[in-house]
RNA sequence: AGGUUAUCAAGAAAGGUGGAGGGAUUGGACCCUUUGAAGCCUUGGCAACCCUCGAAUUCGAGAAGGUGCUACAUUCUACCUACCCAAAUGUAGGAAGGAUAACAA
Numbered sequence: 001a002g003g004u005u006a007u008c009a010a011g012a013a014a015g016g017u018g019g020a021g022g023g024a025u026u027g028g029a030c031c032c033u034u035u036g037a038a039g040c041c042u043u044g045g046c047a048a049c050c051c052u053c054g055a056a057u058u059c060g061a062g063a064a065g066g067u068g069c070u071a072c073a074u075u076c077u078a079c080c081u082a083c084c085c086a087a088a089u090g091u092a093g094g095a096a097g098g099a100u101a102a103c104a105a
Base pairs, nucleotide, nucleotide: 003103004102005101006100007099008098013043014042015041016040017039021032022031023030026078027077028076029075044070045069046068047067049066050065051062052061053060054059074097079094080093081092082091083090
């Protein structure tokens, strides 16, 4: 780098530094940002994937440790199917891609 499985419409702050971008890529949109973006540091918090406890694969509890996260649904959309429909739009589901964790190699 790639693989498998699970989850992703909930939740959660502030300070310092930094100085122009950011929201994964691409196209289209929309939003955040000098009233300070990304990144880095510190302290909180949220979560419950690994983990701990209860007989425990399911269920419940916990949050020491390993992690992750802490604007907007994975920000929305694109590809496919179905329904409505003249068409567009819309609704629902799925796929692909993305993020996180664990596992195997």